């Protein structure tokens, strides 16, 4: 120069209309304890700055990291 990634604690969906799974942490119940297993709850400035739209994680422009 050129292509790519960026979203929960991790791994990853979601291609313009309330942000979601799964593992994980926490509680409840179940067990003489424990895992296992059932139930529920808690966590998000959608890498950042700006435009476009009635509305943006999404689309467009810049910019930082990483491949």
């Nucleotide at each position: 120069c050129g292509g790519g990634u960026g979203u929960a604690g991790c791994u990853c969906a979601g291609u313009g209309g309330u942000a979601g799974a799964g593992c994980a942490u926490c509680g409840c119940g179940u067990u003489g304890c424990c895992a296992a297993c059932g139930c529920g709850a808690g966590g998000g400035u959608c890498g950042u700055c700006a435009g476009u739209u009635c509305g943006a994680a999404u689309c467009u422009g810049a910019u930082c990291a990483c491949c």
Molecule: transfer RNA
Organism: marine eukaryotic metagenome